The RNA shown here (SAM riboswitch aptamer (S box leader)) has 107 nucleotides and comes from Caloramator mitchellensis. The sequence is in RNAcentral, with records from Rfam and Ribocentre. Rfam family: SAM riboswitch aptamer (S box leader). From the family's description: The SAM riboswitch is found upstream of a number of genes which code for proteins involved in methionine or cysteine biosynthesis in Gram-positive bacteria. The SAM riboswitch acts at the level of transcription termination control. The predicted structure consists of a complex stem-loop region followed by a single stem loop terminator region. An alternative and mutually exclusive form involves bases in the 3' segment of helix 1 with those in the 5' region of helix 5 to form a structure termed the anti-terminator form.
[in-house]
RNA sequence: AACUCAUCGCGAGUGGUGGAGGGACUGGCCCUAUGAAGCCCGGCAACCGGUGGUUUAACCACAAUGGUGCCAAAUCCUGCGGUAAUUUGUUUACCGAGAGAUGAGAG
Numbered sequence: 001a002a003c004u005c006a007u008c009g010c011g012a013g014u015g016g017u018g019g020a021g022g023g024a025c026u027g028g029c030c031c032u033a034u035g036a037a038g039c040c041c042g043g044c045a046a047c048c049g050g051u052g053g054u055u056u057a058a059c060c061a062c063a064a065u066g067g068u069g070c071c072a073a074a075u076c077c078u079g080c081g082g083u084a085a086u087u088u089g090u091u092u093a094c095c096g097a098g099a100g101a102u103g104a105g106a107g
Base pairs, nucleotide, nucleotide: 003105004104005103006102007101008100013041015040016039017038021031022030023029025079027077028076042071043070044069047067048066050062051061052060053059075099080096081095082094083093084092085091
């Protein structure tokens, strides 16, 4: 790199360091010297793991000492297809797929 399953409209800093980028990609639209990324501290959440219940497959509850993850905006919107409305210009709303992210597994 590719495969399977689950989730993705909640939540999380007036800190230190650093010094120009960042939001995956496309097109937009944004954030940023009133300080980006990265690192440290802090925090959020509860996927795995833990404890208890249980019909032992699932499910529910609890904790947050373990392994991850996350901490602008819905995965920021969008891309492909469909439905409806529309001034027929396009735009808007909704649904599904795709892509992506994270976890767990398989290989």